The part of an RNA shown here (large-subunit ribosomal RNA, domain I) has 541 nucleotides and comes from Lachnospiraceae bacterium ZAX-1. Rfam family: Bacterial large subunit ribosomal RNA. Rfam links the family to the GO terms ribosome and structural constituent of ribosome.
[in-house]
Context: one part of a larger RNA
RNA sequence: GGCACAGGGCGGAUGCCUUGGCACUAGGAGCCGACGAAAGACGCGACAAGCUGCGAAAAUCCCCGGGGAGGGGCAAAUACCCCGCGAUCCGGGGGUGUCUGAAUGGGGAAACCCGGCUGGGCGGACCCCAGCCAUCCAUGCGUGAAUACAUAGCGCAUGGAGGGGAACCCGGCGAACUGAAACAUCUAAGUAGCCGGAGGAAGAGAAAGAAACAUCGAUUCCCGGAGUAGCGGCGAGCGAAAUGGGAAGAGCCCAAACCCGGGUGCGUGCACCCGGGGGUUUGGACCGCCAGGAGGCGAAGCGACGCUAGGGGAACGGCUUUGGGAAAGCCGGCCAAAGAGGGUGAAGGCCCCGUACCCGAAAGCGGAAGCGAGCCGGCGGUAUCCAGAGUACCACGAGACACGAGAAACCUUGUGGGAAGGGAGGGGGACCACCCCCUAAGGCUAAAUACUACCUAGUGACCGAUAGCGCAUAGUACUGUGAAGGAAAGGUGAAAAGGACCCCGGGAGGGGAGUGAAAGAGAACCUGAAACCCUGUGCCU
Numbered sequence: 001g002g003c004a005c006a007g008g009g010c011g012g013a014u015g016c017c018u019u020g021g022c023a024c025u026a027g028g029a030g031c032c033g034a035c036g037a038a039a040g041a042c043g044c045g046a047c048a049a050g051c052u053g054c055g056a057a058a059a060u061c062c063c064c065g066g067g068g069a070g071g072g073g074c075a076a077a078u079a080c081c082c083c084g085c086g087a088u089c090c091g092g093g094g095g096u097g098u099c100u101g102a103a104u105g106g107g108g109a110a111a112c113c114c115g116g117c118u119g120g121g122c123g124g125a126c127c128c129c130a131g132c133c134a135u136c137c138a139u140g141c142g143u144g145a146a147u148a149c150a151u152a153g154c155g156c157a158u159g160g161a162g163g164g165g166a167a168c169c170c171g172g173c174g175a176a177c178u179g180a181a182a183c184a185u186c187u188a189a190g191u192a193g194c195c196g197g198a199g200g201a202a203g204a205g206a207a208a209g210a211a212a213c214a215u216c217g218a219u220u221c222c223c224g225g226a227g228u229a230g231c232g233g234c235g236a237g238c239g240a241a242a243u244g245g246g247a248a249g250a251g252c253c254c255a256a257a258c259c260c261g262g263g264u265g266c267g268u269g270c271a272c273c274c275g276g277g278g279g280u281u282u283g284g285a286c287c288g289c290c291a292g293g294a295g296g297c298g299a300a301g302c303g304a305c306g307c308u309a310g311g312g313g314a315a316c317g318g319c320u321u322u323g324g325g326a327a328a329g330c331c332g333g334c335c336a337a338a339g340a341g342g343g344u345g346a347a348g349g350c351c352c353c354g355u356a357c358c359c360g361a362a363a364g365c366g367g368a369a370g371c372g373a374g375c376c377g378g379c380g381g382u383a384u385c386c387a388g389a390g391u392a393c394c395a396c397g398a399g400a401c402a403c404g405a406g407a408a409a410c411c412u413u414g415u416g417g418g419a420a421g422g423g424a425g426g427g428g429g430a431c432c433a434c435c436c437c438c439u440a441a442g443g444c445u446a447a448a449u450a451c452u453a454c455c456u457a458g459u460g461a462c463c464g465a466u467a468g469c470g471c472a473u474a475g476u477a478c479u480g481u482g483a484a485g486g487a488a489a490g491g492u493g494a495a496a497a498g499g500a501c502c503c504c505g506g507g508a509g510g511g512g513a514g515u516g517a518a519a520g521a522g523a524a525c526c527u528g529a530a531a532c533c534c535u536g537u538g539c540c541u
Base pairs, nucleotide, nucleotide: 001540002539003538004537005536006535007534008533009532015526016491017490020463021462022460023459024458025457026456027455028454029452030451031164032163039100040099041098042055043054044053046078050074051073061094062093063092064091065090066089070082071081072080105114106113107112115133116132117131118130119129120128121127135161136160137159138158139157140156141155142154143153168199169197170196171195172194173193179186183233209216210215220247221246222245223244230238231237251444252443253442254388258277259276260275261274262273263272264271265270266269283386284385285384286381287380288379289378295376296375297374301371302370305366306365307364308363310359311358312357316332317331318330319329321328333350334349335339341353342352343351393417394416395415396414397413398412399411403429424439425438426437427436428435478485479484498525501512502511503510504509
């Protein structure tokens, strides 16, 4: 030095466990903010570093409910307190709520600095306290230049906005890698990203529709039609619609004609404006006839019931069995609208918490049916009047339509041109005719649909600490000027009973003693694999 065997050390695999995660289901809830949000800074405890809670009234204050014996959070110990005159705790409502932050009196290197006005704390400079003092927009009022009227400007009052939010939604701007086995049209993709905006949903929506000679009757979503018809360097690839079946179901309001009232302008007979009525595509005005009329819609409010604390809730004993321990075994019972689950020294329907079932709210919130102020709401006639203009439409250039300029309609519109007006106008995939459908150039509109940061209940041929979220908690430690990046780390025992005392040692550590079922469970703590290290013995060299 090697090999073998044995015993240790180190190490932390494996097994078992789970406070944590992952995915989903059902229901709820779905915005918060100048009444100061989200997110923070700094404070508040008898002692207090962190977390949690709270805010100078500071682990809290008040009221109303629940609850019923302990309590002063995680979190032990000590001290001191509170509590059947009902505490702690749970629910509802209110109070307080420093400073920063849209941050808004001004400033600023966020959590700091400095003011003004009014009132108060002393009569008082100073100091302190309370309230107000940002900007923009809208409306109204006042004031008011050059400049006569006026306007600009200035000021005041009232209301609104501002910022944040996981995904979902609408809009604006808008890639590249990639694919086409290269690449340019094309694709990726109107995706990612950036910006604006809204809401619990958003958007769309009451036919200038879809169809096809039959008709349907707003929109949205699903199935299907269908990988069809088509588009396409006819490559890669892209990819409908109608009919059909379902979910849901809801329709309305203006502008104008006309009537009434008021006002403005000037060129004095015209034009326009404002308010009210009327009216909205079964067109209406207008004219005639008839009634307060079936029926419909329907705000606030009332409202069964539900949510936000809770309450009741059946039934077991024995054993000289094993064991540290009984829930195991044996013997004999019982309940069950409850034999889901968790806990208890192991494996419990009947020990504890629960479970089935039943009951419950002073206060706040939601809220079906129904009631409900009020509103709508009849028939006929068709002479005249009205029915959305730089619009329709055309040309050129684009975009968007599954549709890449194509025979390319329909939709949107940058530039130019530019109607009709109901005997009118648009559409039916160039265009024309016939035929059919429908009334653009104003607006609103639940539900069926999308999503899940949040709450409650639950489920898993999901994970079980190198797994599962990055985190059994941490966006911490740490890295970076910064944007940003970003860990590791679980387990004594049933119970601390966490080893008094003695011995060696400076200590660390160990040997006894004691606890415990076990200490080879001793906190570097369940199990304790391998690599690696050491010791002993044997053999070989």